[in-house]
């Protein structure tokens, strides 16, 4: 210099005017503080919190699935192991069991898709003058397929074959060493070869009660209900009214109670909080100290205009334009969307010193 891999961060800034929401102060007018995100999104996991259920145990159902660690918890994160991709940095894995107890499935093609099997070929016998046909042997060769029942070489044979032998691969049993462990690396013996699929049933181990802030708690109209008092022409009560009288209407009216609809209050934001520093740890993360308070609406606020500066794109210029997107009880993750910009670590190739 070129080509790559991984991780992290920013997501315009300041000021003025007008406006909106909560809270505080105030008699009022008004003033003051604060006021969306890295994903607030999808609502896919896990928890806090609330109510309901619940002696204990088991079955069923659902979920998880290499090992060790972290965490309140997790299907998350970190480190490592194994397998695969890459020269490498690094990335991907839906990674328990297929000789666990067992069952099923393997399209098309092909003779055959799993304790077997003969289409071509090879060999033998019989028939035939011959071409060839029938029967038998044979898994070395061909052909099909994603996958064909170990590989190479030899012995052997009519031709062949783990039938036998040597080496290699793989399997099972026993076992040494290293490691917390997954696992790695050796040794001995064995029989001679064992296909794939568990996101098919299933088996093994572990986990899980249900519903969700529209949870839940409190206050509580109207109408209807229950109980009681008073009253029904011997007039309760109502209207006219400031009061009394008077006039008119008149069969109901008043109180209490329970439930909790409309409506309201609460839950509601100080929290596994944020920032900084130190220490432990490879890391995830944890401990300690200090500082800070940072939306709480429900008709659902967080906006508009102007000026200056900055980055980028388009345009000759004037000028125009600016990613994804917005809380709704709160946290930890995952996933998805994201214009543009910045920082750091590492790998490979080439060149120069």
């Nucleotide at each position: 210099a070129g080509a790559g891999u991984c991780g992290c961060c920013c997501g315009g800034a300041u000021c003025a005017c007008c406006g909106c929401g909560u809270u505080a102060u105030g008699a009022a007018a008004a003033u003051a503080c604060c006021g969306a995100g890295g994903a607030a999104a999808g609502u896919c996991c896990g928890g806090a919190c609330u109510c309901c259920a619940a002696a204990g145990a088991g079955c069923a159902a659902a979920g998880u699935g290499g090992u060790g660690g972290c965490u309140a918890a997790c299907a998350g994160c970190c480190a490592c192991c194994c397998g695969g991709a890459g020269c490498a940095a690094u990335c991907c894995g839906c990674g328990g069991g297929a000789u666990a107890a067992g069952u099923g499935c393997c399209a098309c093609a092909g003779a055959a898709a799993a304790u077997a099997a003969a289409c071509c070929g090879c060999c033998g016998u019989u028939a035939g003058c011959a071409a060839u046909a029938a029967c038998g042997g044979u898994a070395a060769g061909g052909a099909u397929g994603a996958a064909a029942c170990g590989g190479u070489g030899g012995u052997g044979u009519a031709a062949g074959a783990g039938a036998c032998c040597a080496c290699c691969a793989g399997c099972a049993a026993u076992u040494g060493c290293a490691g917390u462990g997954a696992u790695g690396u050796g040794a001995u013996u064995g029989g001679c070869u064992a296909g794939g699929u568990a996101a098919a049933c299933c088996c093994c181990a572990c986990u899980u009660g249900g519903a969700g802030c529209a949870a839940g708690a409190c206050c509580a109209a109207a109408a209807a209900g229950a109980u009681g008092g008073c009253g029904c022409u011997u007039g309760a009560g109502a209207g006219c009214u400031g009061c009394u009288c008077g006039c008119u209407c008149g069969a109901g009216u008043c109180a209490u109670c329970a439930g909790g609809u409309a409506g309201g209050u609460u839950g509601c934001u100080u929290g596994a909080a944020u920032c900084u520093g130190u220490a432990a740890g490879c890391a995830a993360u944890u401990a300690c100290a200090g500082a800070u308070c940072u939306a709480g609406a429900u008709g659902g606020a967080u906006g508009g205009u102007g000026a200056u500066c900055g980055u980028c794109u388009c345009g000759c210029a004037a000028g125009a334009g600016a990613a994804c997107a917005g809380g709704a009880u709160c946290c930890g993750g995952c996933u998805u969307a994201u214009a543009g910009g910045g920082c750091g670590a590492c790998u490979c190739u080439u060149c120069u010193u």

A computed fold for a 353-nucleotide RNA from an uncultured Actinomycetes bacterium, annotated as Bacterial RNase P class A.
Rfam family: Bacterial RNase P class A. It is annotated as a ribozyme.
The coordinates come from a structure-prediction model, not an experiment, and the mean pLDDT is 76.
Of the family's consensus pairs, 93% are formed in the model.
It was read from a public genome assembly, where an Rfam model found it.